[in-house]
């Protein structure tokens, strides 16, 4: 030290990406009160206008100006003081202070050290000194030259300005000894020389001198020698300090050495000369990129990132050189030179450097005022007042940042309006506001008013010092100083009055509703919202966070243990080097001595100051700010420890290695040999095919194949032994022998004495392929060709074939070079099975048994591990040491570079894009994988359907319009159990109504408009209109009220309108398949798993049985209906067997309950019982009985789910939509329309058949707006008429197939039976579009059906009629009914579904899956490219500015000497040369960036194109390497 989201149907793991937190020199949205203290060009070290920023001193010197006073003067004037002043010599000072980070990878910077190699102006402290002379020159006048900047000549002049010359030491030089030290150029003593200063100003004074000045005397401030502290600085040296190796090799003054030179001082700092040396893998060298550091941010903390503001230390001042002067510079507001750039010009020449404060342009996303003032603090000068001081204190702008504070407080429910929302009831907005009462921050106003001040000067007082009451110096008192600022702060007054906003509310992540909107608009940080019910957009309303802010972006660190030192990994997620030897370098065995480097504590020195952290303090508090402590985890140094590591020395034998004896082996290399087998020549036999394949066919074969036989040739390979045996470092190694030769193993324990171990660079070894050279060449076989497949077939398969392959030499160096598992060593329960040895017991020998050592496998304990797994041959537990990984893709690509004849190896990126890429295990689906098992699934059989003619339903046309739905199985004779009107709809056409065809409520009207009846006028609907007459109740009889209904208006009704993808319900289908889960427990980290799975069984997850399960639940089963047997009750309308009665005849009638049946009770069947065979079990198979036997038929009855399945058009329901209409209503069409095409059926097609005639036998229904008998008429449909029955009574009703006779005679027929015409019946308001039926005529295709498809296992298929709903009417459809009455199968290969296990998988939308490559089309980044444009540093040569130095100086020269003098010397100087050397020019390379017609691959982009590689045996298992 807190984590979450996102990979998956789910899990766990690996891994990236996001997020929440901090922070900021911040920018930008929006928004904005008041204070304090901070901070503010990050960009173009781009260019700068304009003011300021360094001046000061008259106690250092001379001139001049103004003013005032004084003196002299008639005046004009002069001279003097004092102030103030201007340049000027002349001192300091300008090297601080201020800006800035361009450059710099360096002793730059930081830390600790050395200077025995050094300076230091002012300051302190001590000691000597301060004497005496000399020449100039600004200034200033003249004059000249110039536009100006400025310059020159002459002349004059001062000094604390210059120069000699005295004096001089403890100063510097030289000798000598001495002390410290490693070392003396240090200290100390001594000795002789030699060398070398000075400057004055100034206050005051009692005496004494002077004419004064002034000597003098006492102070002050310089000055000059020296010592010395402090302060600062130079060098110099150990550590620390980024990133690249796709920079590996740098170096010529380079390294060192000797002398010289130079410096303040070492020193290749320079330069002669020797010499050949110095850095580098512990990263030179070049590349990049950067100013260090206290700190700062962030982090738990190690680190990570930064280095703005403060502070330290470097480095820069337009760029590039240079050096003057000075204590200090190579000098931000100095000076030359070159350059670029502005300005100024009279064209000749000049002048400039804000990276100082403010400020301009200009670059940016972006950064303030051309303020005040030296009052304070601190600098410069100065005795000193004082002067300067954009240092700095202060004020302005900026919400930039942090911190304070307001924006009111208390009370206030009819929970006020409005606003939102609603389930219309209400909720919320909200005590919020109104109101009421209160306060008074802030502001406003208006009064008071600080602290920062204290020095200084001056004036008094006292001390001190002095000769001295001067001066001076300390102390005390007065006096006087404010930029900010009338600030802060305090008090009245005023008044709740001037002062809230962004952001956010799918999850993460606090916060939810409504309406728009409709994959659009638009959102998004990641996951991802939006296609019509969006809590994810837009606005509302309410909510949440923050709050003068808040959001947004950008950047750091932080979560991320996501570079892991703390604190990470590598069989399968990235990830062990192919494999050995072996340098460097890490790491090493027992004992003991010495050291004492590392290691440990201790003290000492530093670790500036500020910061952080503590405590206390001052600002009302806080931020800020004092103060005092602690800490700075560091380095340094000094004395101690010595266990341990290390150095070094001495033993040791347990590592290692040698000896010696013994063994096993496909270990290598070389010769050599050798037999099956191929194949090929030769020769026989031999006679038609061989071969190949799924099938084939190409190819060989009568020139004789294939086959068989001999014999010859050839090349590669080396069967059996052969094995999870052995042998090697790997790759590898396999017939035998022989030579040569490598390693291993045992067993002795004989010698060495740590010699070990790995192992960057490097050497070498490396399967196949493939190169180069020469051989060889059997057989195999890329590439080629030919023959099949195939939509295609550059393949899978077939014939045949070159390269290779095989040998020799050499190259190349890579594999899924794998156990995907680096090498040592050492430790950690076991079993087992082999190999190579060795010991060893019982008496010998032998075998087995036991020890024991190497080695090769298997299981399996602890641990480990995400799991699978792995386990003494570790993936455990630990040490060493090397290699190597850090998301996928892009890529092992590009590009450098280096190997290689080529192929290509190695080393190895970005840029772009993705939110995943992956590993491992689960759970389902799947699989042209496997097992087991069901099912009329298939086969076995029967019948059919697809071919005809109709019926229907459906597509499609077509139409005003054919209303809508269903749509593989599971739509299609389905909704629809029956569309002429009606139904019947947003179907058309047309003609109407508009609170309505219907419900319910308010209000109002009035008594007629209602109902009824009539009229007109229409196709009706409906319009217009006239008659007629009312109800309840109370009543004063005038009327009042009230309901219905009317009329109007409002509310609102309607809607088969869309959404079945918002829904309920209900339905289909897998499927009447045997599944589908639960509770405890146990297993696993987890999703799961087990129970459910094994062995038996079953129709069945049905039962036994075994078992980490044990139970239970929904299903199956069984209860329910029904039907088969049989008992028992009951006995009408049903029955009639005996008994009467009666008829032609009939249960027709007493009666009767046996029987049938009817419809209530029961019984009955359970594998009970017997045998078998199973495991004693479950159960199976056979038998007995029995009506029924193994769920007895058949029906209801249908888990947990799937199919966004099917229905908004049955109901019902959100939403939306409409509202004189998408609603109501009427007429008339339509849903019937017909080139076609499809499902389902009907009737056939005929003789097992048709027709006539005649005759028998049922079930289950139905019936009042109804079923209708019998009679009668009609051929008939059907019509009169009508008895009977709300039914076991009466009706519909005739059953048909059959059965018996008879015709037909195989034809388009005496089949078929459409279709058309005529004539008729029935229903209904109404049969034309568009019913059904009847007669009678007509008599169509069609002679059993292609590919293909359906049904059905017994009373089933098939066949025969009956009945019923619907219904006026209509039935080939539907739902029922019973009559007749089969055939095959007992089997699971195969086809289709389906269950269970097991098994691969990249599927999970789940194989209708996924997914690969070219093409083709936008776009995006990059490479490569003739070339081109330009940056950068080196190299080299040419030029050669300044300017130091060096030589020269015949030209110029005040001071010294020398000389009366003229001149001369000495020095100096201009000037010239010279070396060096900036900037420019030249050149040949080196590197880097743009850019570039064309090219190349890559990435990405709902729906192109070609195929189908991969994932299951993916349909030819897949992969690696290599070649074509």
């Nucleotide at each position: 030290g807190a984590g979450a989201g996102u990979u998956u149907g789910a899990u766990c793991c690996u891994g990236g990406c996001u997020c929440a937190g901090a922070a900021u020199c911040a920018a930008c949205g929006c928004u904005g009160g008041c204070g304090g203290c901070g901070u503010g060009c990050c960009u173009a070290a781009c260019a700068c206008a304009u003011g300021c920023a360094a001046g000061u001193c008259g106690a250092a010197c001379g001139c001049g100006g103004u003013u005032a006073c004084c003196c002299c003067g008639c005046a004009a004037g002069g001279g003097g003081u004092a102030a103030c002043u201007g340049a000027g010599u002349g001192g300091c000072g300008a090297a601080c202070g201020g800006g800035u980070g361009a450059g710099u990878a360096a002793c730059a910077c930081g830390u600790g050290g050395g200077u025995g190699a050094c300076c230091u102006a002012c300051c302190u402290u001590c000691g000597a000194g301060u004497g005496g002379g000399g020449g100039a020159u600004a200034a200033c006048g003249u004059c000249c030259c110039g536009a100006a900047a400025g310059g020159g000549a002459c002349g004059c002049u001062a000094a604390u300005a210059c120069c000699g010359c005295a004096u001089g030491a403890c100063a510097u030089c030289c000798c000598g000894c001495u002390u410290u030290u490693g070392a003396a150029c240090a200290g100390g003593c001594g000795g002789a020389g030699a060398u070398c200063a000075a400057a004055g100003c100034u206050g005051g004074g009692g005496a004494u001198c002077g004419c004064a000045a002034g000597a003098c005397c006492u102070g002050g401030c310089g000055c000059u020698u020296g010592a010395u502290g402090a302060g600062g600085g130079g060098c110099c040296c150990g550590c620390g300090u980024c990133c690249g190796a796709u920079u590996a090799g740098c170096u010529a003054g380079u390294u060192g050495g000797u002398g010289a030179g130079g410096u303040a001082a070492c020193g290749g700092c320079c330069c002669a000369c020797c010499a050949a040396g110095g850095c580098g893998a512990c990263g030179a060298u070049c590349g990049g990129u950067a100013g260090c550091c206290g700190g700062c941010c962030u982090g738990a903390g190690a680190g990570g990132g930064c280095g703005g503001a403060c502070g330290g230390c470097c480095a820069c001042a337009c760029u590039g050189g240079g050096a003057c002067u000075g204590a200090g510079a190579c000098a931000c507001g100095g000076c030359c030179c070159a350059g670029a750039c502005u300005c100024c010009u009279a064209c000749g020449g000049g002048a400039g450097g804000c990276a100082g404060c403010a400020g301009u342009g200009g670059g940016g996303a972006a950064u303030u005022g051309u303020u005040c003032g030296c009052a304070a603090u601190g600098g410069g000068c100065g005795c000193a007042a004082g002067c300067c001081u954009g240092a700095c204190g202060a004020c302005g702008c900026a919400a930039c940042g942090c911190c304070g504070c307001g924006u009111g407080g208390a009370g206030g429910a009819u929970g006020a309006a409005g606003g939102u929302c609603u389930u219309c009831g209400g909720a919320u907005u909200g005590u919020a506001a109104a109101c009421u009462c209160c306060u008074g921050u802030u502001g406003c106003u208006a009064g008071g008013g600080a602290c920062g001040a204290a020095u200084g000067g001056c004036u008094c007082c006292g001390a001190c010092c002095u000769a001295a009451c001067a001066c001076g110096u300390c102390g005390g008192a007065g006096u006087g100083u404010g930029a900010c600022g009338g600030u802060a702060c305090c008090u009245g007054g005023u008044g709740a009055g001037g002062a809230a906003g962004c952001c956010c509310c799918g999850g993460c992540u606090a916060a939810c509703u409504c309406u728009g909107u409709g994959c659009c608009a638009g959102c998004a940080g990641c996951c991802g919202c939006g296609g019509u019910a969006a809590u994810a957009c837009a606005g509302a309303g309410g909510g949440g966070g923050c709050a003068a802010g808040c959001g947004u972006u950008g950047u750091u660190c932080g979560g991320a243990a996501u570079u892991a030192c703390u604190g990470g990994g590598c069989g399968u997620a990235a990830a062990g080097g192919g494999c050995g030897c072996g340098u460097a370098g890490g790491c090493g065995g027992c004992c003991u001595g010495c050291u004492a480097a590392g290691u440990c504590g201790a003290a000492c020195g530093u670790g500036a100051a500020a910061u952080c952290c503590c405590u206390c303090g001052g600002c009302u508090c806080a931020a800020c700010c004092g103060a005092g402590g602690a800490a700075c985890u560091g380095c340094g140094c000094c004395g101690a420890a010595u266990a341990c590591u290390g150095c070094u020395g001495u033993g040791c034998u347990a590592g290692a290695g040698g000896a010696a004896g013994a063994u096993a082996g496909g270990g290598g290399u070389a010769a050599g040999c050798g037999g099956a087998a191929c194949u090929g020549a030769u020769g026989g036999u031999g006679g038609a095919g061989c071969g190949g394949u799924g099938a084939a066919a190409u190819g060989c074969g009568u020139u004789g194949a294939u086959a068989u036989c001999a014999u010859c040739a050839g090349g590669a390979a080396c069967a059996c032994c052969g094995g999870u045996g052995g042998c090697g470092a790997a790759g590898g190694c396999g017939g035998c022998u022989u030579a040569c030769u490598g390693g291993a193993u045992c067993u002795u324990u004989u010698c060495u004495g740590a010699c070990g171990c790995u192992g960057a660079u490097g050497c070498a070894c490396g399967a196949a392929a493939g190169c180069c050279a020469g051989g060889g060449g059997a057989g195999c076989g890329a590439a080629c060709g030919g023959g099949a497949u195939u939509a295609g077939a550059u393949a899978c398969c077939c014939c045949g074939g070159u390269a290779g392959u095989c040998c020799u030499g050499g190259c190349u160096g890579u594999a899924a070079a794998c156990g995907a598992u680096g090498a040592g060593c050492a430790c950690u329960u076991g079993g087992u099975c082999g190999g190579a040895g060795g010991c060893u017991c019982c008496u010998c020998c032998a075998u087995a048994g036991g020890c024991u050592u190497c080695u090769g496998g298997c299981c399996g304990u602890a641990g480990c591990g995400a799991a699978a797994g792995u386990g003494u041959u570790a993936a455990g537990u630990g040490c060493u040491c090397c290699g190597c990984c850090u998301g996928g893709g892009g890529a092992g690509u590009a590009u450098g570079g280096u190997c290689g004849c080529a192929a290509g190896g190695c080393u190895g990126a970005a840029a772009c894009u993705c939110a995943a890429a992956g590993g491992a295990a689960u759970u389902g689906a799947c699989g042209g994988g496997g097992g087991c098992u069901c099912a009329c699934a298939c086969a076995a059989g029967c019948g059919g359907u697809g071919g005809a003619g109709g019926a229907u339903g459906u597509g499609g046309c077509u139409u005003a319009a054919u209303u809508c739905g269903a749509g593989g199985c599971u739509a299609c004779g389905c909704g629809a159990a029956g569309a002429a009107c009606c139904u019947u709809a947003u179907c058309c056409u047309a003609g109407u109504c508009u609170u309505g065809a219907c419900a319910u409520g308010c209000a109002u009207g009035g008594a007629u408009u209602a109902a009824c009846c009539c009229u007109g006028u229409g196709a009706a609907a409906g319009c217009a209109g006239g008659g007629c007459c009312a109800c309840g109740c109370c009543u004063u009889c005038g009327g009042g009220u009230g309901g219905a209904a009317c009329a109007u208006g409002c509310a609102c009704a309607g809607g088969u309108g869309c959404u079945g993808c918002a829904u309920g319900g209900c339905u289909g289908u897998c499927g009447u398949c045997a599944g589908c889960u639960c509770g405890u427990g146990u297993c696993g980290u987890g999703a799961g798993a087990u129970g459910u799975c094994g062995g038996g069984u079953u129709a069945a997850g049905u039962c036994c049985c075994u078992u980490a399960a044990c139970g239970a639940g929904c299903g199956a089963a069984a209860c329910c209906c029904u039907u088969g047997u049989c008992u028992c009750u009951a006995g009408u309308u049903g029955c009639c067997a005996g008994c009467g009665a009666g008829u032609a005849a009939u249960g027709u009638c007493g009666g009767g309950g046996a029987c049938u049946c009817u419809a209530g009770a029961g019984a009955g069947a359970c594998c009970g019982c017997c045998g078998g065979u199973g495991u004693u079990a479950a159960a199976c198979c056979g038998g007995a009985g029995g009506a029924a036997g193994g769920u007895g038929g058949g029906g209801a009855u249908g888990a947990c789910g799937u199919c966004a399945a099917g229905u908004c058009c049955u109901c019902a329901u959100g939403g939306c939509c409409u509202u004189u209409a998408u609603g109501a209503c009427u007429a008339g069409g339509g849903c019937u329309g017909c080139a076609c095409a499809c499902g389902u059926c009907c009737u056939a097609c005929a003789a097992u058949g048709g027709c006539a005639c005649g005759u028998a036998c049922a079930a289950a229904g139905g019936g009042a707006a109804g079923c209708a008998a019998a009679c009668u008429c009609g051929c008939g449909a059907g019509a009169g008429c009508a008895a009977g029955c709300a039914a076991a009574u009466c009706c519909c009703a005739a059953a048909a197939a059959g059965c018996g006779u008879g015709c037909c005679c195989c034809a388009g027929u005496u089949c078929g039976g459409a279709u058309u015409g005529c004539a008729g019946g029935c229903u209904g308001c109404a049969a034309c579009u568009c019913g059904c039926c009847u007669g009678c005529a007509u008599g169509a295709a069609g002679c059993c059906g292609g590919a293909a498809u359906c049904g059905c296992u017994a009373g089933u298929a098939a066949u025969c009629g009956c009945g019923g709903g619907u219904c006026a009417g209509c039935a080939u459809a539907c739902c029922g009914c019973g009559g007749u009455g089969a055939a095959u199968g007992u089997g699971u290969u195969c086809c289709u579904g389906a269950g269970c296990c097991u098994u691969g998988u990249a599927c999970a939308c789940a194989c209708c899956g996924c997914c690969c490559g070219u093409c083709a089309a936008g776009c995006c980044a990059c490479g490569a490219a003739a070339g081109u444009g330009g940056g950068g540093g080196g190299c080299a040569u040419c030029c050669g500015a300044a300017g130091u130095c060096g030589c020269u100086a015949a030209g110029c020269u005040a001071a010294c000497c020398c000389g009366c003098a003229a001149g001369g010397g000495a020095g100096g100087c201009a000037g010239g040369c010279g070396c060096c050397g900036a900037a420019g020019a030249u050149g040949a390379a080196c590197u880097c960036c743009g850019u570039g017609a064309u090219u190349g691959g890559g990435a990405c982009u709902a729906a192109g194109u070609c195929g189908u590689a991969a994932c299951a045996a993916g349909g030819u298992a897949g992969c690696c390497g290599u070649a074509g």
Molecule: small-subunit ribosomal RNA
Organism: uncultured Planctomycetota bacterium